[in-house]
RNA sequence: UCAGGUGGCCGGGCGGCCGCGGCGGCAAGUCCGGAAACGGCGCCGUCGAGGAAAGUCCGGGCUCCAUGGAGACAAGGUGCCGGAUAACGUCCGGCGGGGGUGACCCCAGGGAAAGCGCAGCAGAGAACAGACCGCCAGGCCUUCGGGCCCGGCAAGGGUGAAACGGUGCGGUAAGAGCGCACCGCCCCGACCGCAAGGAAGGGGGCUAGGCAAGCCCCACCUGGAGCAAGACCGAAUAGGGAUGAGCGCGGCUUGCCGCACAUGUGUCUCCGCAUGUCAUCCGGGUAGGUCGCACCAGGCCGGCCGCAAGGCCGGUCGCAGAUGAAUGGUCGCCACCCCGGACUCCGGUCCGGGGGACAGAACCCGGCUUACAGGCCGCCUGAUCCU
Numbered sequence: 001u002c003a004g005g006u007g008g009c010c011g012g013g014c015g016g017c018c019g020c021g022g023c024g025g026c027a028a029g030u031c032c033g034g035a036a037a038c039g040g041c042g043c044c045g046u047c048g049a050g051g052a053a054a055g056u057c058c059g060g061g062c063u064c065c066a067u068g069g070a071g072a073c074a075a076g077g078u079g080c081c082g083g084a085u086a087a088c089g090u091c092c093g094g095c096g097g098g099g100g101u102g103a104c105c106c107c108a109g110g111g112a113a114a115g116c117g118c119a120g121c122a123g124a125g126a127a128c129a130g131a132c133c134g135c136c137a138g139g140c141c142u143u144c145g146g147g148c149c150c151g152g153c154a155a156g157g158g159u160g161a162a163a164c165g166g167u168g169c170g171g172u173a174a175g176a177g178c179g180c181a182c183c184g185c186c187c188c189g190a191c192c193g194c195a196a197g198g199a200a201g202g203g204g205g206c207u208a209g210g211c212a213a214g215c216c217c218c219a220c221c222u223g224g225a226g227c228a229a230g231a232c233c234g235a236a237u238a239g240g241g242a243u244g245a246g247c248g249c250g251g252c253u254u255g256c257c258g259c260a261c262a263u264g265u266g267u268c269u270c271c272g273c274a275u276g277u278c279a280u281c282c283g284g285g286u287a288g289g290u291c292g293c294a295c296c297a298g299g300c301c302g303g304c305c306g307c308a309a310g311g312c313c314g315g316u317c318g319c320a321g322a323u324g325a326a327u328g329g330u331c332g333c334c335a336c337c338c339c340g341g342a343c344u345c346c347g348g349u350c351c352g353g354g355g356g357a358c359a360g361a362a363c364c365c366g367g368c369u370u371a372c373a374g375g376c377c378g379c380c381u382g383a384u385c386c387u
Stems, first nucleotide, its partner, number of pairs: 001383010012334007020048007029041001031040003050358001054369002057367005062226004075222005080094005095109001096107004110217002115215002117211002132157002134153003138149004165183006184206001185204004191198002230291004240282006248259005261276005298317008336355008
């Protein structure tokens, strides 16, 4: 210098004007809205989106419902070991396997000698393997190129994701773990490690292929619903209860009918239709209102412990809270990037124009996953050049 790996951080800054939401203080009223509950109106101060607020995929807090204890079954989930944590399917450190020259990255990583199941296409043959081409012994025939029959074989070719160990030497008619050496595999294993696991050495010619994000087996975990949870206040109307008062006239089957009366149908009269005992109080509940609701597994700084995730101690800070849902708009300057032009002492300077993502809290917290213009920093790897 170029190419990469990995960890962390930022997500424009300052100011003016106008506006919106929360909180605190001060100050109001015979104030405004509302039946009430409750809400609003002035001034000052202060705070006001994110690294993912997102997807709503895990884990918890909180709330209500259910629940005597233990076990079994079903369903769902998790799955190497140790640690961290309130907890986790998360994180950290290891182990094993795979990829990369390397930094480093990836793994749904228990069990395939409990059982069942599956393997398209190609290929002769795909799970108690198999013989298409091919190689070889013997016999027969021959136009001397070879062909046929009967056996042996699995080295070579070919197919496939995968062909029942690999390479070499010996051996053989040709071959073959048939024999041997090395590598691989299986079994045992001193010793090391908390463990997963590693492993000197010894034994076995190799017997026991793959898939469990197929059924299944084993071990462990799991009650349900969610802030529209839930708590409180609380009209009108209808319905429920209590108390008191009342209940026109006639009829009878004593709870109905007829007439009358009252109210409504915009007003008056008539007709029609509908409704009808009244007053006060109580309780449930709807609309509506308030709370839940912003101070915590909290942020920052320092020290100590730990490889780390993280833990302990001390100091310091107060950091959104809406509910048709605030967190915005505009102007100026600066910084960054791009384009064009001019100047240049080639370092840059000046002028003009343009651009800035993904996305927006909604009960809260810890994670995971996904999206993202542009930019900054640390450490590490490989290659090349110079000293």